[in-house]
RNA sequence: GGGCUCAUAGCUCAGUUGGUAGAGCGCACGCUUCGCAUGCGUGAGGUCUAGGGUUCGAUUCCCUAUGCGUCCA
Repeated sequence: GGGCUCAUAGCUCAGUUGGUAGAGCGCACGCUUCGCAUGCGUGAGGUCUAGGGUUCGAUUCCCUAUGCGUCCA
């Protein structure tokens, strides 16, 4: 320098024939206990990497950039 892949909650990851996003763990609170742990319930937490395009509407499709990984040189 070139090819491919990935970028979504604090972490690990789903998601979608395009219609305002979820799980597990973690965190806070409540119940349970003499207390802790376990268990159960409730809740908070997201400009879906950035910019542009298409569209009535984009996390999803297209282009570019940035970064991680990987392969080639």
RNAcentral holds the sequence, with entries from ENA, GtRNAdb and Rfam. Predicted 3D model of a 73-nucleotide RNA (transfer RNA) from Botryobasidium botryosum FD-172 SS1. The gene name in the source record is tRNA-Ala-CGC-3-1. Rfam family: tRNA. By type it is a transfer RNA.